A computed fold for a 348-nucleotide part of an RNA from an uncultured Alphaproteobacteria bacterium, annotated as small-subunit ribosomal RNA, central domain.

Context: one part of a larger RNA
RNA sequence: CUGGGCGUAAAGCGCACGUAGGCGGAUUAGUCAGUCAGAGGUGAAAUCCCGAGGCUCAACCUCGGAACUGCCUUUGAUACUGCUAGUCUAGAGUUCGAGAGAGGUGAGUGGAAUUCCGAGUGUAGAGGUGAAAUUCGUAGAUAUUCGGAGGAACACCAGUGGCGAAGGCGGCUCACUGGAUCGAUACUGACGCUGAGGUGCGAAAGCGUGGGGAGCAAACAGGAUUAGAUACCCUGGUAGUCCACGCCGUAAACGAUGAGAGCUAGUCGUCGGAAGGCAUGCUUUUCGGUGACGCAGUUAACGCGUUAAGCUCUCCGCCUGGGGAGUACGAUCGCAAGAUUAAAACUC
Numbered sequence: 001c002u003g004g005g006c007g008u009a010a011a012g013c014g015c016a017c018g019u020a021g022g023c024g025g026a027u028u029a030g031u032c033a034g035u036c037a038g039a040g041g042u043g044a045a046a047u048c049c050c051g052a053g054g055c056u057c058a059a060c061c062u063c064g065g066a067a068c069u070g071c072c073u074u075u076g077a078u079a080c081u082g083c084u085a086g087u088c089u090a091g092a093g094u095u096c097g098a099g100a101g102a103g104g105u106g107a108g109u110g111g112a113a114u115u116c117c118g119a120g121u122g123u124a125g126a127g128g129u130g131a132a133a134u135u136c137g138u139a140g141a142u143a144u145u146c147g148g149a150g151g152a153a154c155a156c157c158a159g160u161g162g163c164g165a166a167g168g169c170g171g172c173u174c175a176c177u178g179g180a181u182c183g184a185u186a187c188u189g190a191c192g193c194u195g196a197g198g199u200g201c202g203a204a205a206g207c208g209u210g211g212g213g214a215g216c217a218a219a220c221a222g223g224a225u226u227a228g229a230u231a232c233c234c235u236g237g238u239a240g241u242c243c244a245c246g247c248c249g250u251a252a253a254c255g256a257u258g259a260g261a262g263c264u265a266g267u268c269g270u271c272g273g274a275a276g277g278c279a280u281g282c283u284u285u286u287c288g289g290u291g292a293c294g295c296a297g298u299u300a301a302c303g304c305g306u307u308a309a310g311c312u313c314u315c316c317g318c319c320u321g322g323g324g325a326g327u328a329c330g331a332u333c334g335c336a337a338g339a340u341u342a343a344a345a346c347u348c
Base pairs, nucleotide, nucleotide: 003320004319005318006317007302008301012316014201015200016199017198021194022193023192025088026087027086028085029084030083031082033081034080035077036076037075038074039073040072041071042070049065050064051063052062053061054060091191092188093187094186095184096183097182098181103177104176105175106174107173108172109171110154115149116148117147118146119145120144121143125136126135162169163168206247207246208245209244210243211242215241216240220236221235222234223233258315259314260313261312262311263310266293267292268291269290270289271288272287273286274285275284276283277282278281297304298303321348322347323346330341331340332339333338
């Protein structure tokens, strides 16, 4: 390079936007670059291949042919691709109307609960466990009532419900704001798809500066358990968890399934619309999501099955026996932790 693959065997970048590039709807005309056909030139000889011949044969040598799959020139063909010019509306987008939503950012606000503080009642225990102890309590705990402070999270509703590209998003209200869906006519007229590099977003933990700190809780201390117990259980408890700004850039970042388009039986739920039918709360059709089962088909099997892992096309990423190793070295990024890129010896 060719090939075969990527749900679970090795293999889909965590996700998006987008540069170059690749690919690209219908139709008319032109051009003839690609493409196809003819002709001419060249493609040294030797070699290779085929057929003859010469050394006794062979190697070897001689002769003839073919080949040299290429390049150049020229004459044509015009379906397809390209290019140029024009037209179109089925892709894509705009406009108008409608309703749905934990989509995002900021500000404000509510109740329950935990903890702490003050006060009242009240008295000897309370906590905790398999059982205990550490622990708290006559300096009045636990329990109970009232008042106050502060931080964090939002019970019920809640749903294989909704929204978002993914990460993710859940009390309530307001402001600003992104996207999707349905319906309608009008408009633009291929404006599209993918996307190497690049850029942005990206849970948790962690880092820097400054706040905050109720509960929980790595580390740590003590009590138990045990042969031991650097654990599981218990009593405490600091970083952290929270906020603002800045970094980090990783996860079983999972549907372990890249994005887009077309085609290929159905049945039953559910969410958001639209249009009908009437028994007015059911039903029919249709569009878009989200699920269960299942035909054809597919798969090594499990399973998947119009939300494909079926049948095809376009573009990107990735894999190529196990270990060594996602490591070393180098490079880039980072305050650091480390991340990204990424081998070999050796060994089975």
Its Rfam family is "Bacterial small subunit ribosomal RNA". Its family is annotated with structural constituent of ribosome and ribosome in the Gene Ontology.
Model confidence (mean pLDDT): 89 of 100.